[in-house]
Context: one part of a larger RNA
RNA sequence: UGACGGGGACCCGCACAAGCGGUGGAGCAUGUGGUUUAAUUCGAUACUAACCGAAGAACCUUACCCAGGCUUGACAUCGAAGGCAAGCCCAUGAAAGUGGGCCCUCCCCCACAAGGGGACCUGAAGACAGAUGUUGCAUGGCUGUCGUCAGCUCGUGCCGUGAGGUGUACGGUUAAGUCCGCCAACAAGCGCAACCCACGUCUUGUGUUACCAGCGAGUAAAGUCGGGCACUCACGAGAGACCGCCGGUGUAAGCCGGAGGAAGGUGUGGAUGACGUCAAGUCAGCAUGGCUCUUACGCCUGGGGCUACACACAUGCUACAAUGGGUGAAACAAAGGGCAGCAAUACCGCGAGGUGGAGCGAAUCCCAAAAAUACACCCUCAGUUCAGAUUGCACUCUGCAACUCGAGUGCAUAAAGGCGGAAUCGCUAGUAAACGCAGGUCAGCUAUACUGCGUUGAAUACGUUCCCGGGUCUUGUACA
Numbered sequence: 001u002g003a004c005g006g007g008g009a010c011c012c013g014c015a016c017a018a019g020c021g022g023u024g025g026a027g028c029a030u031g032u033g034g035u036u037u038a039a040u041u042c043g044a045u046a047c048u049a050a051c052c053g054a055a056g057a058a059c060c061u062u063a064c065c066c067a068g069g070c071u072u073g074a075c076a077u078c079g080a081a082g083g084c085a086a087g088c089c090c091a092u093g094a095a096a097g098u099g100g101g102c103c104c105u106c107c108c109c110c111a112c113a114a115g116g117g118g119a120c121c122u123g124a125a126g127a128c129a130g131a132u133g134u135u136g137c138a139u140g141g142c143u144g145u146c147g148u149c150a151g152c153u154c155g156u157g158c159c160g161u162g163a164g165g166u167g168u169a170c171g172g173u174u175a176a177g178u179c180c181g182c183c184a185a186c187a188a189g190c191g192c193a194a195c196c197c198a199c200g201u202c203u204u205g206u207g208u209u210a211c212c213a214g215c216g217a218g219u220a221a222a223g224u225c226g227g228g229c230a231c232u233c234a235c236g237a238g239a240g241a242c243c244g245c246c247g248g249u250g251u252a253a254g255c256c257g258g259a260g261g262a263a264g265g266u267g268u269g270g271a272u273g274a275c276g277u278c279a280a281g282u283c284a285g286c287a288u289g290g291c292u293c294u295u296a297c298g299c300c301u302g303g304g305g306c307u308a309c310a311c312a313c314a315u316g317c318u319a320c321a322a323u324g325g326g327u328g329a330a331a332c333a334a335a336g337g338g339c340a341g342c343a344a345u346a347c348c349g350c351g352a353g354g355u356g357g358a359g360c361g362a363a364u365c366c367c368a369a370a371a372a373u374a375c376a377c378c379c380u381c382a383g384u385u386c387a388g389a390u391u392g393c394a395c396u397c398u399g400c401a402a403c404u405c406g407a408g409u410g411c412a413u414a415a416a417g418g419c420g421g422a423a424u425c426g427c428u429a430g431u432a433a434a435c436g437c438a439g440g441u442c443a444g445c446u447a448u449a450c451u452g453c454g455u456u457g458a459a460u461a462c463g464u465u466c467c468c469g470g471g472u473c474u475u476g477u478a479c480a
Base pairs, nucleotide, nucleotide: 001480002479003477004476005475007474008473009472010471011470012469013468015464016463019427020426021425022424023423026318027317028316029315030314031313032312033311034309035308042053043052064304065303066302067301068300069299070298073128077127078126081122082121083120087102088101089100090099091098092097106118107117108116109115130293131292133291134290135289139287140286141282142281143280144278146276151190152189153188155186156185157166158165159164170181171180172179196270197269198268199267201239202238203237204236205235206234207233211228212227215226216225217224242264245258246257247256248255249254320420324379325378326377327376328375330373336367337366338365341360342359346355347354348353386417391412392411393410394409395408396407397406433456434455435454436453437452438451439450
C1' cells in the first nucleotide's frame, strides 16, 4: 500500500422487512449430468453452465458411427499435353461413382480458310491444397462478471531516507469523486451527468394510400363518390423543464412546500459499461503462432446417430377448478410480415384442409379471428361437463423421402393431479399478475423457447436490528 476480520462509524441496492405471484409435489416440453451405445459429435460447469453456442438435428445441416469409394483432391494459384462449352440417353451401383453412346461449339481478333487468344472441360509429374485435429495457460478480436457500482489515475508542487502519502481527507449535500465550504495543494484526464434514440404536450410544414367537421351525391349498410386539409394520423422541423418563479430554511451547495404546467426536481424507458478482477469463456463464428495428419486426423456418398433411458438436477408449459368449465351471440388493440410470397369473396369437407384465384412488391390488398372482457343459458363441489397425459382407429399437409424421427385434424380412450416438505425465485407502477397478437429462424416442425407488441390491471414499503452484495473513512493483523 492492499487484502482480510463472527472490529467500529456512515451510506446504498427488491438485500431484508411489508406485500403479490411463483418454483420445490403431478403430467408433459426443453437442456444438463449419469448410464447405455457402433456412434449417442463438440463446447459451456457456483454466483457468471444447464430453452446456453443452436434465430429451427427426418436427408442436408453434421463436426459422430458403420459401409462403399477418391488421392493434386470438394476449393485456390502455377502447370507439359489434349479438347466433346453446355446438354441428353443406356448399362451397372444403395448412392458417390465407373463404363459406353448421342449431340457438337459459347465469346473475341483476323476472316475464304488456316491460325491465335479467352472462357470452360479433361488431365501426367509436382509445387501445393485440405484438417470442426491439438494448445483459449502462446494470441487477436469479441463476450460474461463485479457493476451503470462511483470509482480509477496523471502533471507540477509539498511531505517522507524509502515503499509511498497529499490532491481523492474533513463538514455538509447528491443517484453520483454531484456540487458547496474549508484545507499544501493547484490544475487536468478516464468514468458520473449532458450531448443520441423512443414515449408523453404544443406549434408549424406537407396532405395520399391516412382522416371526414362543414357542403353535395349515394347505399340494406359503408369515406362509398364529388370535395375538403379543420380534426385524427403519418413523416419532417421546432418549442417546452432550468430548482426558472414564490414562500420557508441554509454561509453556500442544496433541501422542504406552493403556483403555473402535458410533464417537476435525473419526467419515464433505452443505448451507453472507467482503471481493472476472475491465466473467467470462445483455436467450433472468424483470424492467427507453435505442434500434429498428408492413399488420411483430408474429400465424396448411402444408411444410422445427435431423438437411447433404471435415475438425478435446472428452466418452463398445462393443471388441480365455480373469481371456474361449456355453449351461443356482441365488442375493443398495437406492433409486425408478404412475390419461389401473403392470399380475399365463392364452393367442397365435422375438421385439419382442398378447389379456385380477385387484390397486393402494400398507410391502398392479404395474413387477421385478437384473447382475456361484457351479455344469455347450462353445470352445483364430484376426480366432476375439472384436468388433459397415454393409447387405438381414420385422415390432412410439407417434403425425393415422415420406420427409426415431423406437425396438424376427427372419433374413441381418459392417467397423475385435491395448491405441493426442507428450501428457494421474481417484482416498487402502467410495474407484478393475467390475456392474447406478431416476428425471426424456417420446405415442414417437435416454439410451451426467444425477441417484440398491445389489452385488463393490483398490493405493499413501519423501517435498516438481522441475511446477501457493494461504496467511503477508521482500527487490528503471525497474510501478500

This is a predicted structure of a 480-nucleotide part of an RNA (small-subunit ribosomal RNA, 3' major domain) from a metagenome. The coordinates come from a structure-prediction model, not an experiment, and the mean pLDDT is 82. Its Rfam family is "Bacterial small subunit ribosomal RNA".